[in-house]
Transfer RNA from a Planctomycetota bacterium, 78 nucleotides, folded computationally. Its Rfam family is "tRNA". It is annotated as a transfer RNA. The prediction has a mean pLDDT of 81.

């Protein structure tokens, strides 16, 4: 420096390709029930600027642009 790949709730990740109303799934988190207790099971709930910023859109997690962050591979330099 060229190239491709990631960024979505603690945590793993789907959803993006083809835009459409409240962003979901598993694990953990927290209350309740059932058990004498632990463990489990069952049931709610909580928790999210979808990396930042600009655009086009009636509308944007999704399309475009541009930065940043990690990761692979390739070039350069030692």
């Nucleotide at each position: 420096c060229g190239g491709g790949g990631c960024g979505u709730a603690g945590c793993g990740c789907a959803g993006c390709c083809u835009g459409g109303a409240u962003a979901g799934c598993g694990c953990g988190u927290u209350a309740g029930a059932c058990u004498g207790g632990g463990g489990g099971u069952c049931u709610a709930a909580a928790g999210g600027u979808c990396g930042c910023c600009g655009g086009u859109u009636c509308a944007a997690a999704u399309c475009c642009g541009g930065c940043c962050g990690c990761c692979c591979c390739g070039a350069c330099c030692a």